RNA sequence: UCUUAUAUUGGGCAAACCCGUCGAAAGACGGGGACGCAAAGCCAUAAGUCUACAGACAGUAGUCUAAGACUGCCAGGUUGCCGCU
Numbered sequence: 001u002c003u004u005a006u007a008u009u010g011g012g013c014a015a016a017c018c019c020g021u022c023g024a025a026a027g028a029c030g031g032g033g034a035c036g037c038a039a040a041g042c043c044a045u046a047a048g049u050c051u052a053c054a055g056a057c058a059g060u061a062g063u064c065u066a067a068g069a070c071u072g073c074c075a076g077g078u079u080g081c082c083g084c085u
Stems, first nucleotide, its partner, number of pairs: 005085001012037002017032006035072001041078003046071001048070003055064003
């Protein structure tokens, strides 16, 4: 110096739920709150998933459609803290 396993310190994020605001909805943001997370940092021109105002078909039942969303389901790209033993 590298690899594997791993302890500690300092910091970081914040599920469910509650309140408020925005939105047609999915959902987002702010406050409270912690189930968890070493990438729960970033990338939606990436697989996939959700919604369907408007529009099309249909005909009062519905179906299709992203220009709207989701990265805390799993892949991919990219950056990255400590590191005793």